[in-house]
Context: one part of a larger RNA
C1' cells in the first nucleotide's frame, strides 16, 4: 500500500418541549412490608406536583357585566354558499386582588398530574483519538560532573636553572670563567588523553556522532583500574544551563488521569419535502460565544397580504450646473487708504508716479468638508391594475437548527499603493450550494436551473479537417500569414509617398506636370576686401539695357579663371497634374529565458467589415408514457400555464445486522455460509437456479440494542515490494 477484523452521540440524575396512554380538581407513589419468583400483584399517603396570587416584609386577598365574532346550528332564500339570528372556542372593554396606585407592575372566568417514547439541555469521561504541562510516591552517579580512599601508566630526543667543585679578579661584598648537577604546570615527539581544519569521507552510515588525512597537550591544573559520596527545584558544574544511564530551562517510571484543549483530524445504510449563513449588536473579544436576522417543524387565529406596474401626494440636495455665499483664482477698469515700500519734484508744508491693501465693477476659471439652482434613480402613504389567499396567506406561540474567516463579476465610490487575482464600502447578479451546451484546457463569462424514458424544435456558439452543420450567396478591405481570441489572455505615444474612400486648394487645348531638343545674352571681371576673388571665401549693394527668356546668380568645379548646372524662356510630345486635410485596413515602433503555438492540422480566405438565406447545436422548450410530491375527494377518480438541483440544517418514511416473547413454517429427498448467474425493487435490499457445503435456519408481528466503515499520518494481525 493492500486485504480481513476493530473503531465514534452512549448511561445515570435533573430540566423543558411534543406525540401517546391513565386518572382527572385531583395526580401521583419513595424507602420499606407481604406474597415467594412473579421483570408481577397487594400494602406503604412520608413526601413532590397541582388547587391563589400580590409583597422587601408585616400583612391583605380575587369574576359581576357589556359588545365583537370564526367553526357549528337555525331561518330566509332572487338557489348568488347569498341574507339575517343565535354563537362554544377565541377578542376587545370594564370590573376584581395586590403592591402607596382606575395614568404604572405583576394575577383573576378552575387544568393539572404520573407514566412511556422522541427532540434538546445542565452536571457527570459525556461523539472518538491527539498535546506541551502540573502534582505525588519510587527508582537511578555500571554513562556523566566532582570529592574522598587504594592502584596503575608516561619510548625516545634536546635545553641546561638552583646548589656545589675548580681557577681568575677583589680589602671585603661579590663578580667573571670553565666543570659537576639536572630544575623547569620547559621544547620537539611515540604509547595515552583530546577533537583543530577540511566546514573532506559517510549521511535509509561501519557507527542513534563513526572514518581519513591534518592538528593540540604529552612530568602534569596529567592520564586512568577498582571502592565509595552526593538525587530531582535536588546533586554536581575551572560556569557551556553544562552533565546526572542515547532522556535535562529541572531525569526516569507508575499515579492523580478518560487532566484540560475556543485547536487539527475523523464520525459507518437508503429514499422522499423544505433549505440557509459567511450580516447586525455586544464581548480580555476577534479561528469563540451570547441575543437578532436568515432555515426548518409543530400549534393557534381569521382575512386580508403584497415583492410589480402605474396614478395621486410627500421627502431629498447627488450627478450635472453655476459663482449668489464660504474661499481659492486669470487679465483689467474706477475710488479709497497712510502710521506701508521705491522713485521724482519742491526750501517746506504738500503733490505726482509706481509697487501694494481694502471696496466695487467686467472678463476667463475652480472646490469632498461651496450652493442662487438641480435632475434620473431612489423612498414614505393612499388609490386602481396585476399576483395571492377560507384548499388557510399575513400574523402569533412554541420545538430544532445551522451560519456569524465568504469569494468573482458588472456599475457606483473613498483612502492607501507603480500596480495586483489587493484592499474598505454601496447596488445587482452568480459561484459557495448548481448539474448540462459554449469559451481548445477553466468554481462564479455566455446560454441555461437537472425526477425517469423516447421523439421532435431551437439558444449561446458554430458549418475546410480532426468535428454534428454551407469549402453559401451578394458588396468592400487586407498581402502584413496581419488575421483565423467577445471579454478572462494589452499592445502604447510616435513615424508611414502601403494602400483604399471622402473633403478642400492651385496649374491646365491661350497646351499644365513629366521628359527631350535649344537659349540661358550684354555693361561687368558689380564695389569693398584680397597674393588672387571674374555670380559662386567673405561684407555691402543688388541697378539698368537686349530680349521670347535669363539672378550682380542655385549647385558642382579652378589657385584665380576657364567649364557644368539650376532659375528662367522657346520648341516637340500630349491631358490631367500638384498640395493639403479626414476615415478605413495595414507597415515600423515590437526584448526572457527547454523546442513551438490561431486548439492542431491547415487556410490568401477557412481574414476584416456590411446584408442576405440555410443547416448544426444543451438535462431549455414541445408532444407522447411512467414515477414521486402538493391540494380536493368516502373512494374510483381529478388539479398542478405557476411541484421535482442542492452544502451545513430541520422534517418524515423505510433497508438491513443481533436479541426477547408468542404465533406459524422449512431442513440429511441437504440447513447456514460459500462461487457463478437470473429476475423484483427509485433504494437501502429481496429472492430464484446451478455448483459447493455437511446441520441448523427462517417469515409475521411485539419489545430491545455494545447494531451498518474507505477514510481519523486510525488500532490488531497477515501479505506484497524495498
Nucleotide at each position: 500500500g493492500c486485504c480481513a477484523g476493530a473503531g465514534a452521540g452512549u448511561u445515570c440524575c435533573g430540566a423543558u418541549u411534543a406525540a401517546u396512554g391513565g386518572c382527572g380538581a385531583g395526580g401521583u407513589u419513595a424507602a420499606a412490608u407481604g406474597u415467594u419468583u412473579a421483570u408481577g400483584c397487594a400494602u406503604g399517603u412520608a413526601g413532590c406536583c397541582g388547587u391563589a396570587g400580590g409583597g422587601a416584609a408585616a400583612c391583605c386577598a380575587a369574576a359581576g357585566g357589556u359588545c365583537u365574532g370564526c367553526a357549528g346550528c337555525c331561518a330566509c332564500u332572487u338557489c348568488g354558499u347569498g341574507u339575517g339570528g343565535u354563537c362554544a372556542g377565541a377578542g376587545a372593554c370594564u370590573a376584581g386582588g395586590u403592591g402607596u396606585g382606575c395614568u404604572c407592575g405583576c394575577c383573576u372566568g378552575g387544568a393539572g398530574u404520573c407514566a412511556u417514547u422522541a427532540g434538546u439541555u445542565g452536571g457527570a469521561u459525556a461523539c472518538c483519538c491527539g498535546a506541551a504541562g502540573c502534582c505525588g510516591g519510587u527508582c537511578g552517579a555500571u554513562c556523566u560532573a566532582u570529592g574522598c580512599g587504594u592502584g596503575g601508566g608516561c619510548a625516545g630526543g634536546u635545553u641546561g636553572a638552583a646548589g656545589c667543585c675548580c681557577g681568575a679578579g677583589g680589602a671585603a661584598a661579590c663578580u667573571c670563567g670553565g666543570g659537576u648537577g639536572g630544575a623547569g604546570g620547559a621544547c620537539c615527539g611515540u604509547a595515552c588523553c583530546a577533537g583543530u581544519a577540511c566546514u573532506g569521507a559517510u549521511g535509509u552510515g561501519c557507527a542513534a556522532a563513526u572514518c581519513g588525512u591534518u592538528u593540540g597537550g604529552a612530568u602534569g591544573a596529567c592520564c586512568u583500574g577498582c571502592g565509595u559520596a552526593u538525587a530531582g527545584g535536588g546533586g554536581u558544574g575551572a560556569a557551556a544551563g553544562g552533565c546526572c544511564a542515547a532522556u535535562c530551562u529541572a531525569g526516569a517510571c507508575c499515579g492523580g488521569u478518560a487532566a484540560u484543549a475556543g485547536c487539527u483530524g475523523g464520525u459507518u445504510c437508503c429514499u422522499c419535502u423544505c433549505g440557509a449563513g459567511a450580516c447586525u449588536a455586544c464581548u480580555c473579544u476577534a479561528a469563540g460565544g451570547u441575543a437578532g436576522a436568515c432555515c426548518u417543524c409543530a400549534g393557534g387565529u381569521u382575512a386580508g397580504g403584497u415583492a410589480g406596474u402605474u396614478c395621486a401626494u410627500g421627502c431629498g440636495g447627488u450627478a450635472g450646473a453655476g459663482c449668489u455665499c464660504u474661499g481659492a483664482u486669470u487679465a483689467g477698469g474706477u475710488a479709497c487708504u497712510u502710521a506701508g515700500g521705491g522713485g521724482g519734484a519742491g526750501a517746506a508744508a504738500u503733490c505726482c508716479c509706481u509697487c501694494g491693501g481694502u471696496a466695487u465693477u467686467u472678463u476667463g476659471u475652480c472646490a469632498a468638508a461651496c450652493u442662487u439652482c438641480g435632475a434620473a434613480u431612489g423612498u414614505g402613504u393612499g388609490g386602481a391594475c396585476g399576483c395571492u389567499g377560507u384548499a388557510g396567506a399575513u400574523c402569533c406561540u412554541g420545538g430544532g437548527a445551522g451560519u456569524g474567516a465568504g469569494g468573482g463579476c458588472a456599475u457606483c465610490u473613498g483612502g492607501c499603493g507603480u500596480a495586483a487575482g489587493g484592499u474598505u464600502g454601496a447596488u445587482g447578479u452568480c459561484c459557495a450550494a448548481a448539474a448540462g451546451g459554449g469559451g481548445a484546457u477553466a468554481a462564479a463569462c455566455c446560454c441555461a436551473g437537472c425526477c425517469u424514458g423516447a421523439a421532435g424544435u431551437u439558444a449561446a456558439g458554430g458549418u475546410c479537417c480532426c468535428u454534428a452543420a454551407g469549402u453559401g450567396c451578394c458588396g468592400a478591405u487586407u498581402a502584413a500569414g496581419u488575421g483565423u481570441u467577445a471579454a478572462c489572455u494589452u499592445g502604447a505615444a510616435g513615424a508611414u509617398u502601403g494602400u483604399u474612400c471622402g473633403u478642400g486648394g492651385u496649374c491646365u487645348g491661350a497646351g499644365a506636370c513629366a521628359a527631350c531638343u535649344g537659349g540661358a545674352a550684354g555693361g561687368u571681371g558689380g564695389g569693398c576686401u584680397u597674393a588672387g576673388a571674374a555670380g559662386c571665401a567673405g561684407c555691402c549693394a543688388u541697378c539698368c539695357u537686349u530680349u521670347a527668356a535669363a539672378g550682380a546668380g542655385u549647385u558642382c568645379g579652378u589657385a584665380a579663371c576657364a567649364g557644368a548646372u539650376c532659375a528662367c524662356c522657346a520648341g516637340u510630345c500630349a491631358a490631367g497634374a500638384u498640395u493639403g486635410u479626414g476615415g478605413g485596413c495595414g507597415u515600423c515602433g515590437a526584448a526572457a529565458a527547454u523546442g513551438g503555438a490561431c486548439g492542431g492540422g491547415a487556410c490568401u480566405a477557412a481574414a476584416u467589415c456590411g446584408g442576405c438565406c440555410a443547416c448544426c447545436g444543451a438535462u431549455a422548450c414541445u408532444u407522447c408514457g411512467g414515477a414521486a410530491c402538493u391540494c380536493c375527494g368516502a373512494a374510483a377518480g381529478g388539479a398542478g400555464a405557476u411541484u421535482u438541483a442542492g452544502u451545513a440544517g430541520a422534517g418524515a418514511g423505510g433497508u438491513g445486522u443481533c436479541g426477547u416473547g408468542u404465533g406459524u413454517g422449512g431442513g440429511c429427498a441437504g440447513a447456514a455460509g460459500c462461487u457463478u448467474g437470473g429476475c423484483u425493487g427509485u433504494g437501502a435490499a429481496g429472492u430464484c437456479a446451478a455448483g459447493u457445503g455437511g446441520a441448523c435456519c427462517g417469515c409475521a408481528u411485539u419489545c430491545g440494542a455494545a447494531u451498518a466503515a474507505g477514510g481519523a499520518u486510525u488500532c490488531u494481525g497477515g501479505u506484497a515490494a524495498u